Transfer RNA from a Patescibacteria group bacterium, 77 nucleotides, folded computationally.
Rfam family: tRNA. Rfam's curators write: Transfer RNA (tRNA) molecules are approximately 80 nucleotides in length.
Taxonomically the source falls in Bacteria candidate phyla (Bacteria).
[in-house]
RNA sequence: GCACCUGUAGCUUAGCUGGAUAAAGCGCCUCCCUCCGAAGGAGGAGAUCGUGCGUUCGAAUCGCGCCAGGUGCACCA
Numbered sequence: 001g002c003a004c005c006u007g008u009a010g011c012u013u014a015g016c017u018g019g020a021u022a023a024a025g026c027g028c029c030u031c032c033c034u035c036c037g038a039a040g041g042a043g044g045a046g047a048u049c050g051u052g053c054g055u056u057c058g059a060a061u062c063g064c065g066c067c068a069g070g071u072g073c074a075c076c077a
Stems, first nucleotide, its partner, number of pairs: 001073007010026004019057001028044005050066005
């Protein structure tokens, strides 16, 4: 340099044949339970889906640029 893959809540992931309240587990907060804590039970907060632009009535989901990480190939000595 070229090609491909990945980038969604604090963490790990699902959703990726466009349809709309973005889901789950862990973690976090509150309450119940307990002498206290853990476990258990109930409830809650938290993501403009890497970023910008575009396509569309509608984009996490399509297209292009850029950024970050990874894999392969090439180049160099």
Notes
The sequence is in RNAcentral, with records from ENA.